Two RNAs folded together computationally: RNase P RNA and transfer RNA, 414 nucleotides in total. Rfam match: Bacterial RNase P class A. Rfam links the family to the GO terms tRNA processing, ribonuclease P activity and dimeric ribonuclease P complex.
[in-house]
RNA sequence: GGGAGCAGCCGGGCGGCUACCCUGAUUAUUCCGGGGAGGAAAGUCCGGGCUCCAGCAGGCAUGGUGGCUCCUAACAGGAGCAGGCCGCAAGGUCUGGAAAGUGCCACAGAAAUCACACCGUUUCGGUGAAAGGCCGAAAUAAGGGUGAAAUGGUGAGGUAAGAGCUCACCGCGCUGACAGCAAUGUCAGCGGCAAAGGCAAACCCCACCAGGAGAAAAACCAAGCAGGGUCUGGCGCCUGCCUAUAAAGACCCGGGUAGGUUGCUUGAGUCAGGAAGUGAUUCCUAACCAAGAUGAAUUGCCGCCUUAAAACAGAACCCGGCUUACCAGCUGCUCCCGAUA
RNA sequence: AGGCCUGUAGCUCUAACGGCAGAGCGGCGGUCUCCAAAACCGUAGGUUGGAGGUUCAAAUCCUCCCAGGCCUG
Repeated sequence: GGGAGCAGCCGGGCGGCUACCCUGAUUAUUCCGGGGAGGAAAGUCCGGGCUCCAGCAGGCAUGGUGGCUCCUAACAGGAGCAGGCCGCAAGGUCUGGAAAGUGCCACAGAAAUCACACCGUUUCGGUGAAAGGCCGAAAUAAGGGUGAAAUGGUGAGGUAAGAGCUCACCGCGCUGACAGCAAUGUCAGCGGCAAAGGCAAACCCCACCAGGAGAAAAACCAAGCAGGGUCUGGCGCCUGCCUAUAAAGACCCGGGUAGGUUGCUUGAGUCAGGAAGUGAUUCCUAACCAAGAUGAAUUGCCGCCUUAAAACAGAACCCGGCUUACCAGCUGCUCCCGAUA
Repeated sequence: AGGCCUGUAGCUCUAACGGCAGAGCGGCGGUCUCCAAAACCGUAGGUUGGAGGUUCAAAUCCUCCCAGGCCUG
């Protein structure tokens, strides 16, 4: 100097006028003071808090997760580690079981799982004068051909030709010891390997998790009205059901109302310092309070800074993640290549 | 707020369990006709909404986005 990998920051600032929502003070509709979107508020893909369903107990079905350990309120999230694959490397990516069962593997090919003899190779018999001709029997998976995949790979010996048939190394499996919480790894011994081809994001098996509904949940106040019918009573709520405990409940027609308060923002909260831990994270101390509507607010304009004010996008109960969108730029760490010293 | 479905040629729809993406109408060219319609013959047209993954192989299975529609209170 060039190329690459990983992680992160920022999301305009100051001042003035003005509209709207919440709020403090006040007799008060004036006036004055305080607060007013995001890193994703989004998609609604996961997980939890909270509230109600009488209770949420046990179980089946069903659904979800899937290397191991840890973190956490919880998770499909995160941290660390293990193994396979990709990359020169920094680094990235994947992950239970196919030697319990069922099912599928098109086309091509002789044969696709109770594997397999098409061509070829070799031996024997017949025919023939003879052949490396023809016919028949047998051996053979080394070679060719088909396919995504052909039942271990390479080399040597061996053989009629061949073959784990035998041997060495590699691979695979079993057993044992050691290391580790574990996934797993290392070492030693044994097995010639017709037992174990692939697919579980096919059914399934194994381990673990999950009762349902959601803020229009739910509670209270005020106003108003007119009752009637059907069904269950081992039912309702609920997503399909069962068992046990407790006593009420569901639906239809008709009538009335459509106002307010709470829930509502102080919370697994933010930020700073310290401590423990490799880390995710946890603990201690101090400081701070930063939207809360219910037809639903956060607007418009000007000046200065700035090269330019532009991107994606707008809270409706609240948090933790994931995913996706994004202007102009900036930073840190690491790796590779080239040149020079 | 919660739940569900759909996307395939210009239009309407097939493709059972993963195995060569098809049909009808429409378009274009030709035959017939004085010209057209009908009829007959031929022909083009596809990133299966997009991007990743599983698999030998994906319209089909899994994940995430995009667009459209429906249901409940």